The RNA shown here (transfer RNA) has 72 nucleotides and comes from a Candidatus Parcubacteria bacterium. NCBI's taxonomy places the organism under Bacteria, Bacteria candidate phyla, Candidatus Parcubacteria. Model confidence (mean pLDDT): 82 of 100. Rfam family: tRNA. It is annotated as a transfer RNA. The sequence was found in a public genome assembly.
RNA sequence: GGCCUGUUCGUCUAACGGUCAGGAUAACUGGCUUUCAUCCAGUAGAUAGGGGUUCGAUUCCCCUAUGGGCUA
Numbered sequence: 001g002g003c004c005u006g007u008u009c010g011u012c013u014a015a016c017g018g019u020c021a022g023g024a025u026a027a028c029u030g031g032c033u034u035u036c037a038u039c040c041a042g043u044a045g046a047u048a049g050g051g052g053u054u055c056g057a058u059u060c061c062c063c064u065a066u067g068g069g070c071u072a
Stems, first nucleotide, its partner, number of pairs: 001071007010025004018055001027043005048064005
């Protein structure tokens, strides 16, 4: 250089083109407890950036950024 592939809450991980973008863990609040931990209930939190296709894009296409792999 060429080709393939990944990028989603703090972390990990789901999501036929029509989902309130779900779950686990962490955080916070409340309950329980003499207190802490455990346990129970709840709250907030995410689609790498830009463009295109489409009635509608996390999903399909292109470019950029970045991680990984193969190859000369």